Predicted 3D model of a 480-nucleotide part of an RNA (small-subunit ribosomal RNA, 3' major domain) from an uncultured Alphaproteobacteria bacterium.
It matches the Rfam family "Bacterial small subunit ribosomal RNA".
The prediction has a mean pLDDT of 82.
Context: one part of a larger RNA
RNA sequence: UGACGGGGACCCGCACAAGCGGUGGAUUAUGUGGUUUAAUUCGAAUCUACGCGCAAAACCUUACCAGCUUUUGACAUGUAUAUCAAAGGUAUCAGAGAUGAUAUCCCCAUUUAGUUGGAUAUACACAGGUGCUGCAUGGCUGUCGUCAGUUCGUGUCGUGAGAUGUUGGGUUAAGUCCCGCAACGAGCGCAACCCUUGCCAUUAUUUGCCAACAGGUUAUGCUGGGAACUAUAAUGGGACUGCCGGUGAUAAGCCGGAGGAAGGUGAGGAUGACGUCAAGUCCUCAUGGCCCUUAUGGGCUGGGCUACACACGUAAUACAAUGGCUACUACAAAGGGACGCAAUGGAGUAAGAGCCGGAGCAAAUCCCAAAAAAGUGGCCUCAGUUCGGAUUGUUUUCUGCAACUCGAAAACAUGAAGUCGGAAUCGCUAGUAAUCGCAGAUCAGCAUGCUGCGGUGAAUACGUUCUCGGGUCUUGUACA
Numbered sequence: 001u002g003a004c005g006g007g008g009a010c011c012c013g014c015a016c017a018a019g020c021g022g023u024g025g026a027u028u029a030u031g032u033g034g035u036u037u038a039a040u041u042c043g044a045a046u047c048u049a050c051g052c053g054c055a056a057a058a059c060c061u062u063a064c065c066a067g068c069u070u071u072u073g074a075c076a077u078g079u080a081u082a083u084c085a086a087a088g089g090u091a092u093c094a095g096a097g098a099u100g101a102u103a104u105c106c107c108c109a110u111u112u113a114g115u116u117g118g119a120u121a122u123a124c125a126c127a128g129g130u131g132c133u134g135c136a137u138g139g140c141u142g143u144c145g146u147c148a149g150u151u152c153g154u155g156u157c158g159u160g161a162g163a164u165g166u167u168g169g170g171u172u173a174a175g176u177c178c179c180g181c182a183a184c185g186a187g188c189g190c191a192a193c194c195c196u197u198g199c200c201a202u203u204a205u206u207u208g209c210c211a212a213c214a215g216g217u218u219a220u221g222c223u224g225g226g227a228a229c230u231a232u233a234a235u236g237g238g239a240c241u242g243c244c245g246g247u248g249a250u251a252a253g254c255c256g257g258a259g260g261a262a263g264g265u266g267a268g269g270a271u272g273a274c275g276u277c278a279a280g281u282c283c284u285c286a287u288g289g290c291c292c293u294u295a296u297g298g299g300c301u302g303g304g305c306u307a308c309a310c311a312c313g314u315a316a317u318a319c320a321a322u323g324g325c326u327a328c329u330a331c332a333a334a335g336g337g338a339c340g341c342a343a344u345g346g347a348g349u350a351a352g353a354g355c356c357g358g359a360g361c362a363a364a365u366c367c368c369a370a371a372a373a374a375g376u377g378g379c380c381u382c383a384g385u386u387c388g389g390a391u392u393g394u395u396u397u398c399u400g401c402a403a404c405u406c407g408a409a410a411a412c413a414u415g416a417a418g419u420c421g422g423a424a425u426c427g428c429u430a431g432u433a434a435u436c437g438c439a440g441a442u443c444a445g446c447a448u449g450c451u452g453c454g455g456u457g458a459a460u461a462c463g464u465u466c467u468c469g470g471g472u473c474u475u476g477u478a479c480a
Stems, first nucleotide, its partner, number of pairs: 001480002003477003007474007015464002019428005026317008034308002042053002064303007073126001077125008088105007108117002128292002131290003137286002139281003142277001144275001149188006155164003168179003194269004199237007209226002213224003240263001243257005319421001323380006335368003340361002345356002387418001392413007434456007
C1' cells in the first nucleotide's frame, strides 16, 4: 500500500421489512445431469451453465454412428506436359444413392503467329480438417455494476516503499456541488450532448382527416370540396431550483408553495471508467504451436442428435363460481406482405382443419385482421362437476421427393393426475405487478420459447435492528 475480520462509524440497493403474484406438489413442453446406445455430435457449470450457443434437428442442417464410395480432391493459386475439345443439356441402363456406362445434341473463341483466354487429363507444389490447446492469442461477450470510482503532470512531505491531491465539515443519484486545507491543475468515468415518449406552435395535406357548405346512399368521407380537428413528419419552443416563503454558514443544497402538460435526473432507452474472475468462446471469424494427409480430408444412403428405472432448472395449463359454457355486441397498438399477403364469392360435408377461385395490393390506399379479456342476456349451483384437459382410438386436412423412427392441425369418441402444494425459494415500487390478447424474426412445414406491441389495471413501503451485495473513512493483523 492492499486484502481480510463472526472490529467500529456513516451511506446506498426490491437487500430486508410492508404488500401483490408465483416456484417447490399435479400433467405437459423444454433444457440439463445420469443411465442407455453403433451413435445418442460438441460446447456452457454458484451468483455469471441448465426455453443457453439453437431467430426453427423428418432429408438438408450435422459436426455423431453404420454401410457404400473417393484421393490434386467439394474449394484456391501456381508450374510442367498432353489434348481441343471438354464441360453442359436430353434420354436409357445398373445402383440405396454418391457414382459408373451407353446413345444423342452441341462440337471452342481470339490472334499475323500454339499469342491470349477457356476447359479437361496426368504429374507436382499444395488444398482440406467443426482435429487438440480459450492456460499461447486477436476479436467479441458475461460479471462485479450504470457501482462512483480509477489515475496522471508539476509541487510539497518521507532514507524508502509511498503519501498528499482523492482526506476533513456540509450536500448529492453521483469524486455532484460548496466551504476549508501544501497543494495547484488535468485525463478516463458521473452529468450533459443522442433516440423514444409526455405539452404547445409553425410549415406541409395524400393514400390519412371531415368542423362548416353542397350532392348522394339501405349504409359508409361515398362524391364535390375543405385545411379547422385528428394523424403523419420536419423545424422550433418548453423545465432552469427560473419565481416566492422557510431552513442552512451570507454557500452548496434541502423542505414547502405558486404557476405549469410536465418539477427538481419528468418517464423509458442507448451509453458500461481503471480493472476482477488464467471467467466464456480455437464449433462465427481470425490466428501461433502441435497433430491427420488413400485420411482426423471429400461425397452418399440410412440411422442418431427425439432413447428413459430416475434427479434438477425454466416455462405452459390447471385445480374452478372474481368461474365454465352459450348467444349477442364494442374498443387497440405495433408489425409483415411478390417464389408474397389474399378479400367478396362458390362447392361439398352433420361440422371442422381445409378446398376451388383470384377482386385488390411492391401498400398511411389492398390484404393478413377475428383483437381478447371487458359488456349484455341465458344455463350450470360446489360435485372430481357443464372444473380440468393429459392419454388413447378412429376418420380426415396441410406442408414437403418423403411425415415409420420423428411434423403441425381438425372432427368425433375417450376423460388421467390435479381440490392451491413440506422444508425452502423467486419476481415486482406505477401505467409497474397481475391479467388479456396481437404481431414479428427463424421458417416449405412446425412456438407453451424469444423479441416487440397495445387492452384492463392494483396493493404496499413504519423504517434500516436483522439477512445479502456494494461504497467511503477508521482500527487490528503472525496474510501478500